[in-house]
Context: one part of a larger RNA
RNA sequence: CGAUAUUGAAGGAACUCGGCAAAUUACUUGCGUAACUUCGGGAUAAGCAAGCCCCAUCAGCAGGCAACUGCAGGUGGGGGGCACAUAAAUGGGGGUGGCGACUGUUUAUCAAAAACACAGGGCUCUGCGAAGUCUCACAUGACGACGUAUAGGGUCUGACGCCUGCCCGGUGCUGGAAGGUUAAGGAGAGAUGUGCAAGCAUUGAACCGAAGCCCCAGUAAACGGCGGCCGUAACUAUAACGGUCCUAAGGUAGCGAAAUUCCUUGUCGGGUAAGUUCCGACCUGCACGAAUGGCGUAACGACUUCCCCACUGUCUCCAGUAUCGGCUCA
Numbered sequence: 001c002g003a004u005a006u007u008g009a010a011g012g013a014a015c016u017c018g019g020c021a022a023a024u025u026a027c028u029u030g031c032g033u034a035a036c037u038u039c040g041g042g043a044u045a046a047g048c049a050a051g052c053c054c055c056a057u058c059a060g061c062a063g064g065c066a067a068c069u070g071c072a073g074g075u076g077g078g079g080g081g082c083a084c085a086u087a088a089a090u091g092g093g094g095g096u097g098g099c100g101a102c103u104g105u106u107u108a109u110c111a112a113a114a115a116c117a118c119a120g121g122g123c124u125c126u127g128c129g130a131a132g133u134c135u136c137a138c139a140u141g142a143c144g145a146c147g148u149a150u151a152g153g154g155u156c157u158g159a160c161g162c163c164u165g166c167c168c169g170g171u172g173c174u175g176g177a178a179g180g181u182u183a184a185g186g187a188g189a190g191a192u193g194u195g196c197a198a199g200c201a202u203u204g205a206a207c208c209g210a211a212g213c214c215c216c217a218g219u220a221a222a223c224g225g226c227g228g229c230c231g232u233a234a235c236u237a238u239a240a241c242g243g244u245c246c247u248a249a250g251g252u253a254g255c256g257a258a259a260u261u262c263c264u265u266g267u268c269g270g271g272u273a274a275g276u277u278c279c280g281a282c283c284u285g286c287a288c289g290a291a292u293g294g295c296g297u298a299a300c301g302a303c304u305u306c307c308c309c310a311c312u313g314u315c316u317c318c319a320g321u322a323u324c325g326g327c328u329c330a
Stems, first nucleotide, its partner, number of pairs: 001325008010316002014314001019311001027051005036041001038159001052079007060071004080084001092309004097304002099301002104116002120157007132143002136141001160296004165226003170223002172219005179214003185208002190203005227245005254288001255285001266282005
């Protein structure tokens, strides 16, 4: 000097990205227990008290013929210790937000999460030799399934509550079939070569000719999208109102400086003596928004933000002790 334990005056998070680490708490019995709530919870909420040994007395339950035995208790008095759940083992607690409903799953070896899954919801495909198997197979076949649309496959969303607006112009999908386009093929007017000719060879215009595409519709819990400028009210400001341009339609409800806000430490309020974080509002949403779901939500979480109580060597500010190393000397 280090490691691992352990103790510490006064203060008590001033440490630090952050209470990281440590400390506190811890058992049983009795009392007591808030908001909120899906009425189950929340809850061991929080918080308070008691607990050892001896004596007296009261009297309960169970067993037994009885003697008695076992278990549990009330009241009063006394005893010892610093300390009576005496060791070990053994929750710190509370409050406000965010995200995800939940129990689960995951990067074996830097990520356990807000990611995945989930029950629930929707759309879509599939009539059975089903669809599907771009990770079975050359094929026969196998799986799906010894199932049968309350089934099976695909895809999106993700408990529950309240809801899920407008746009089908583009892309996709589904349906339609009049017309246009169109391959092989059919058709053969005609042309060329050759031949005396019949013919043979080559070439070949109209016309007929499928799906697809063009075309016509439907469809957004399909991929996706959801405006600009100008003026206007008897203070000012603002604009319910009007005009105009463009569009397939111009963002509805709800939420909003948000896990989204650049300007920004926005402004106001709260908490602090002092708060770029936090909570509540405002709305000027650079660039929220409705199953790429929107907004809420009790319970839950080794998630994450902020605050309070308790607690402490995290710190002010370091010190002692024990053990083991290092180092120096022998």
Molecule: large-subunit ribosomal RNA, domain IV
Organism: Bdellovibrionales bacterium